[in-house]
The RNA shown here (c-di-GMP-I riboswitch aptamer) has 84 nucleotides and comes from a Clostridiales bacterium.
The RNAcentral record of the sequence draws on Ribocentre.
NCBI's taxonomy places the organism under Bacteria, Bacillati, Bacillota, Clostridia, Eubacteriales.
Model confidence (mean pLDDT): 83 of 100.
């Protein structure tokens, strides 16, 4: 240094749900709230997956292309602490 991750320390984030708001939808934002998280930090203009919607085609719900989204699906990049 990499890997690894304690019933350690210091701090951090915040699922479902509720309210408000933006959006055609998926979903986002704010507040409340904690299921969880050692990257639940950043990247959607490297890539795969998934969701949404439109078009074409098919007529076994698929396939192809486009739109928007998802980083708490994988991935990439960077980073705190230190027992075994």
């Nucleotide at each position: 240094a990499c890997c690894c991750g304690a019933c350690a320390a210091u701090g951090g984030c915040a699922a479902a749900c509720u309210u408000a708001u933006c959006g055609a939808a998926a979903g986002g934002u704010a507040a409340g709230g904690a299921c969880g998280c050692a990257a639940a930090a950043c990247u959607a203009a490297a890539g795969g997956g998934c969701c949404u919607u439109c078009u074409g085609u098919a007529g076994a719900u698929g396939c192809a292309g486009g739109u928007g989204g998802u980083a708490g699906c994988c991935a990439g990049u960077u980073a705190u602490c230190g027992a075994a």